RNA sequence: GCGGGAUUAGUUGAGCAGCCCAACAUCACCCUUCCAAGGUGAAGAGACGGGUGCAACUCCCGUAUCCCGCU
Numbered sequence: 001g002c003g004g005g006a007u008u009a010g011u012u013g014a015g016c017a018g019c020c021c022a023a024c025a026u027c028a029c030c031c032u033u034c035c036a037a038g039g040u041g042a043a044g045a046g047a048c049g050g051g052u053g054c055a056a057c058u059c060c061c062g063u064a065u066c067c068c069g070c071u
Stems, first nucleotide, its partner, number of pairs: 001070007010024004018054001026042005047063005
């Protein structure tokens, strides 16, 4: 220098053009003499900038970071 892949909640992952899902963690309540465990609920996310489109996390372009390969 070239090619490919990844980037989603505090963390680890899933999924998809039409209200983003779960687990753990956090908070509240219940249970318990108390704690742990358990139950119920709540809050919480699309790397960044553009484009297409009625509508974009999803498609396209560029940038950034990480990983792999080639030279």
Source information: The prediction has a mean pLDDT of 82. This is a predicted structure of a 71-nucleotide RNA (transfer RNA) from a Minisyncoccales bacterium.